[in-house]
């Protein structure tokens, strides 16, 4: 100095991996999808739920990346003061959070 976190609403944006297991198609006969079902991370694994909308790490390139670890996976971390990415929306409530600059 800028600005108003909660909550509502409308509007956009976004992700759905992995192990068993049933069953079915389908083949190189136990490979590879489709649909339940029970796990394992997470906010959320098709749920009108979840989550973010420029104060943007939701989420997407990088990336068939590196390291650690796990029965297995974007589990963790690192990359990331790297590139990209959707509302300067309206009420209302509080004027607290945050965000930038300077000083000590």
């Nucleotide at each position: 100095a800028c600005g108003u976190a909660u909550u509502g609403c409308u509007a956009g944006g976004g992700g759905u991996c992995u192990g068993c297991u049933u069953u079915u198609a389908u083949a190189a006969u136990u490979u590879u999808g489709g649909a339940g079902g029970c796990g394992g991370u997470g906010a959320g694994a098709a749920a009108c739920a979840c989550c973010c909308u420029u104060u943007g790490a939701a989420c997407c390139u990088g990336a068939u990346g590196c390291g650690g670890g796990u029965c297995a996976u974007g589990c963790c971390g690192c990359c990331g003061u790297a590139g990209g990415g959707a509302a300067u929306g309206c009420a209302u409530u509080u004027u607290a959070a945050g965000u930038a600059u300077g000083c000590a």
Molecule: TPP riboswitch aptamer (THI element)
Organism: Methylotenera sp.